This is a predicted structure of a 1384-nucleotide RNA (small-subunit ribosomal RNA) from an uncultured bacterium. Rfam family: Bacterial small subunit ribosomal RNA. Its family is annotated with structural constituent of ribosome and ribosome in the Gene Ontology. The coordinates come from a structure-prediction model, not an experiment, and the mean pLDDT is 83.

[in-house]
RNA sequence: CCCUUAGAGUUUGAUUCUGGCUCAGGGCGAACGCUGGCGGCGUGCCUAACACAUGCAAGUCGAACGGACGAGGCCCUUCGGGGCCGAGUUAGUGGCGAACGGGUGAGUAACGCGUGAACAACCUGCCUCUUUGAGGGGGAUAACACCUGGAAACAAGUGCUAAUACCGCAUAAGACCACAUUACCGCAUGGUAAAGGGGUCAAAGGAGAAAUCCGCAGAGAGAGGGGUUCGCGUCCCAUUAGGUAGUUGGUGAGGUAACGGCCCACCAAGCCUGCGAUGGGUAGCCGACCUGAGAGGGUGAUCGGCCACACUGGAACUGAGACACGGUCCAGACUCCUACGGGAGGCAGCAGUGGGGAAUAUUGGGCAAUGGGGGAAACCCUGACCCAGCAACGCCGCGUGAGGGAAGAAGGUUUUCGGAUUGUAAACCUCUGUCCUAAGAGAAGAGGGGAAGACGGUAUCUUAGGAGGAAGCCCCGGCUAACUACGUGCCAGCAGCCGCGGUAAUACGUAGGGGGCGAGCGUUGUCCGGAAUGAUUGGGCGUAAAGGGCGUGUAGGCGGCUUUAUAAGUCUGGAGUGAAAGUCCUGUUUUCAAGAUGGGAAUUGCUUUGGAUACUGUAGGGCUUGAGUGCAGGAGAGGUUAUCGGAAUUCCCGGUGUAGCGGUGAAAUGCGUAGAGAUCGGGAGGAACACCAGUGGCGAAGGCGGGUAACUGGACUGCAACUGACGCUGAGGCGCGAAAGUGUGGGGAGCAAACAGGAUUAGAUACCCUGGUAGUCCACACUGUAAACGAUGAAUACUAGGUGUAGGGGGUAUCAACUCCCUCUGUGCCGCAAGCAAACGCAAUAACGUAUUCCGCCUGGGGAGUACGGCCGCAAGGUUGAAACUCAAAGGAAUUGACGGGGGCCCGCACAAGCAGCGGAGCAUGUGGUUUAUAUUUGACGCAACGCGAAGAACCUUACCAAGGCUUGACAUCCACUUAAAAGUAUGGAAACAUACCGUGUCUUCGGACGAAGUGAGACAGGUGGUGCAUGGUUGUCGUCAGCUCGUGUCGUGAGAUGUUGGGUUAAGUCCCGCAACGAGCGCAACCCCUAUUACCAGUUACCAGCGAGUAAAGUCGGGGACUCUGGUGAGACUGCCGGGGACAACUCGGAGGAAGGUGGGGACGACGUCAAAUCAUCAUGCCCCUUACGUCUUGGGCUACACACGUGCUACAAUGGCUGCAACAAAGGGAAGCGACAUCGUAAGAUGAAGCGGAUCUCAUAAAAACAGUCCCAGUUCGGAUUGUGGGCUGCAACCCGCCCACAUGAAGUCGGAGUUGCUAGUAAUCGCGGAUCAGAAUGCCGCGGUGAAUACGUUCCCGGGCCUUGCACACACCGCCCGUCA
Repeated sequence: CCCUUAGAGUUUGAUUCUGGCUCAGGGCGAACGCUGGCGGCGUGCCUAACACAUGCAAGUCGAACGGACGAGGCCCUUCGGGGCCGAGUUAGUGGCGAACGGGUGAGUAACGCGUGAACAACCUGCCUCUUUGAGGGGGAUAACACCUGGAAACAAGUGCUAAUACCGCAUAAGACCACAUUACCGCAUGGUAAAGGGGUCAAAGGAGAAAUCCGCAGAGAGAGGGGUUCGCGUCCCAUUAGGUAGUUGGUGAGGUAACGGCCCACCAAGCCUGCGAUGGGUAGCCGACCUGAGAGGGUGAUCGGCCACACUGGAACUGAGACACGGUCCAGACUCCUACGGGAGGCAGCAGUGGGGAAUAUUGGGCAAUGGGGGAAACCCUGACCCAGCAACGCCGCGUGAGGGAAGAAGGUUUUCGGAUUGUAAACCUCUGUCCUAAGAGAAGAGGGGAAGACGGUAUCUUAGGAGGAAGCCCCGGCUAACUACGUGCCAGCAGCCGCGGUAAUACGUAGGGGGCGAGCGUUGUCCGGAAUGAUUGGGCGUAAAGGGCGUGUAGGCGGCUUUAUAAGUCUGGAGUGAAAGUCCUGUUUUCAAGAUGGGAAUUGCUUUGGAUACUGUAGGGCUUGAGUGCAGGAGAGGUUAUCGGAAUUCCCGGUGUAGCGGUGAAAUGCGUAGAGAUCGGGAGGAACACCAGUGGCGAAGGCGGGUAACUGGACUGCAACUGACGCUGAGGCGCGAAAGUGUGGGGAGCAAACAGGAUUAGAUACCCUGGUAGUCCACACUGUAAACGAUGAAUACUAGGUGUAGGGGGUAUCAACUCCCUCUGUGCCGCAAGCAAACGCAAUAACGUAUUCCGCCUGGGGAGUACGGCCGCAAGGUUGAAACUCAAAGGAAUUGACGGGGGCCCGCACAAGCAGCGGAGCAUGUGGUUUAUAUUUGACGCAACGCGAAGAACCUUACCAAGGCUUGACAUCCACUUAAAAGUAUGGAAACAUACCGUGUCUUCGGACGAAGUGAGACAGGUGGUGCAUGGUUGUCGUCAGCUCGUGUCGUGAGAUGUUGGGUUAAGUCCCGCAACGAGCGCAACCCCUAUUACCAGUUACCAGCGAGUAAAGUCGGGGACUCUGGUGAGACUGCCGGGGACAACUCGGAGGAAGGUGGGGACGACGUCAAAUCAUCAUGCCCCUUACGUCUUGGGCUACACACGUGCUACAAUGGCUGCAACAAAGGGAAGCGACAUCGUAAGAUGAAGCGGAUCUCAUAAAAACAGUCCCAGUUCGGAUUGUGGGCUGCAACCCGCCCACAUGAAGUCGGAGUUGCUAGUAAUCGCGGAUCAGAAUGCCGCGGUGAAUACGUUCCCGGGCCUUGCACACACCGCCCGUCA
């Protein structure tokens, strides 16, 4: 200088941390699914080192040798034949090779491999160089011939013969052996060189006409190859801790190419091991390959180096080399042949077969090239090798066309029906020719001359043809690029994790569209990465997993100041090595690329050598501050032993004394008249030590508490005399170690597991009570664990303060003490001081505060501190300590809610205090259940369903059932045709309906148009069918409770907090004060309506004081605007005034005035939200479903049933009452298909006639309770009115199922209501009547109106609901939660 480091999903309501799981990347000798055009370069049994048919894979040399055969030729011939030469072929002898090349990875944890050294302890055929030599002999033996045995393999015998086969002799050198010498050198034994006399040991020839060439023997040197030794490195298990007898070493002999216990004899008793021996498991090692930022982690296919193996095990022979893949022998298993006697075989060579397996190729061509063996050579051999074949197995390259082309065609998909999209995509036009097909030409690869090419008529080139033959796979919820429709309906299915699917699925399946990659694409498996998730780089241990219970101390690790030496570590320079290939950089070459090839870098390592000396180490010297010793002191529940003491409990004895005691929430068991308990006196025995006593003291921890004595450990303070780093930590080891428990022997008062009894309880093997044994106590021994905790290992140094307390020392002051100040050691608290920490918190007694050293421990939850094994223990048990399997979490801290039989404060007819009820009776009404023709339509279900939807089911309503009808329909729009349709009458029918009769539009420019009906065709209508868990709207509820939020700021990593908390106060988050908050919004309150007082204005249908008229009477009339009233505008009430309290506040208490007093009373008004609350049957509406029916019309029935159960009401049970009589006094409303005065009739309901009134005018309409008078006299009644009978009335087409009313008669239950439960705080409860809506008729219900008109509230302990603050929490679907065990 350059290059280089990425995260995401998933625990929660949300947050943060810890922590696991999962994904995105890259790789592969791969396999599987779908698909598949071409070429180049590579790669291809990972499993059964399982078994193998067949062919081939190592031969060659006649120029080493003797034979045999022998084309051809020559000579002789008695034509039978014989002899000679002879290219060539060849079994055998002989030489060289076969130990290379090729395969495989079973074994091996080893000097096997890697790396670096060593051999003064070694060998080496062929090859190269140097030097010397080759003289002369001998005896055999295969082949061959004959013969024998055997099925065969093969073997035996006799005879002949050659050599570069074999053997003596000669010659010969420091080549070898013993002796002896000199010089030089070194690394211990020693080595090298020179030289002496003695001993030993060689040889082979062949070819050629010859030259010569090829061979042979001795010696030396080299190259290359091999052998041996050593340093370092090389997997897992300690639930493998001890191993070893040739074991370790020595002496001697043997053996080897060579050292060596390699082997043997003797001697000694060693050797290895916590720095992991021995044992077990697994594994060929490396260069390298994959991944990674790197450090690392994983792998050891192809290529290269080394090793090991060749059916399994063992052994040697030959040879330069083997203990030998295609050699021998032995044993074993297996296969084959056999005449049963006996033989043969070894694909982990190349092909190939069976088998195994998810899975891996041709029984191909050639020696043309490269290389190897033999040969003088020609040449032969070569499944090494070069090629071809098969396979998308991998990498790389190319193609499947290019340009133009909008009517944006058709088709598909979708749609809001307009369109959008597929999409320039196609068609169509103009081109091109890579691959392809056909024809022609045709290589390089082959060296100095010629010949020689398997691949191969291949690559390549030329010409022609024609867009013609060539695209798929996966994905589309998030991670993660890419969306819609239909089908399905927790089914079918998907899924890497989280998770999708239960009727509107972007997650399943299909389609359209889109995204990604592309001759491939996905899936599965495996490795690295992400994972800082084993952390050297680079993590942690208070609460998340994790500090050993504590000490002592071995090994080990680390270590104060100073000086000298050394140079092991360290730093720096040189040298050697780190094979090649590979990687990287840079050239070259295949048209590019993959690939091939040249050069360089790198190979971070090891060895060796020179230098430096700060630091560490080592050796020596010195020092005193760390550590220790000494002297002088004081403190202490430190330990052990002995002894002593008083209080109390219990027991025993005696006295007094009498009926209970004891115990509990309440009781009982128990004790007691045989005298308890109580009380007094005496005695016995055991255990524990009140007060002092204190986040005080001591100890390493466990732990230690009456007094005294003895023995004894440690710490602290002061002094500074001594030693001179003697220190810190500490794996193993050793010791100590609460309680419970165990053994032996004592002891035993109280207490008290087990046990017994009594209670409690559904049960109660518990909690409570009465008893009570081990045990608790002592001695000795064992056990060895605890929430053994500060959940915090030990040591050292440094880093603001403040304030207690214990022990000691010093100073000041004082006569002295107290006090005050300083200091050391311990023990506490506070602290946003810094810092740390996920937060909580820690903070000189640190929690990485800042630094250092050493030890222990952790690596997701469960399984499990379990199993097995080892060790310990008398036992109980302790210690060490897994795996299978299973889950996607488990967890820490903090936050907001909800919840608590947690706490504090407060409110509400919540309780309490009262009044009246309900629950009992009869009836009314609603609901459940049951029943019923498959009808008793349906919704609503705690509060917040049940006199609710329904403000009114005889038909209708009506949605249900039965029966009878209709099918473009009862209703809407559009088209065509016809005609009026309708109404009315008649017939049939239960009706709907059908048939017949009668009977007729409006406008007109006369063309027609409009409205109506019928018929017909289809679009469509229709549905009170489903889903309120698809929705809108509306409503209920918490709750008229006082709350719910936001902006900015501040605090916190964050969720969040603050504000909104606190002190007061209020009906109120109402207001005041304070405050890191300051403001604001929705709620509260007020503004609105009614009501209570009044002023003004206006006055008819209301009113009538004064004036007038008038009547039997009457605001009846003229008038009036005073009053009442009506209805419009105002006023009035605001804690405004006074006093007390309070903080001089807010506010509160009392008072005055006032019609009204502290929001005067009532109403409307309902925050953010909760309950998937209610409603698809008010309405609207998505989707689904029905379409001669789930639509529509009609008649009849049902919704009114009835053994029961519940809710809500009415009427009662009577004397505060019933009945009878009697012109008391309202308010608010209604009225035209209506209210109906009045008159008459009827006992009455009502009827007939009929005025008035669309209303302050007329009418409904007498209000009732009350008051007054009379009667009844406590009874099932003169109470009560159910039920029933008879006769009537009204409404209505129609009162049978199934209406209301009247009269007469009948006269049930019921005598005040169990457990329980409801409403109400003032014009309220209670009681009395009146009106209205709905409605033809049909209220005890509902909504309103007025009349009469109470009682009580001490208070907030409790029940219910709610608000605020706080606390706990393992809940968040939020306690109707969560969760444990058993069973299925």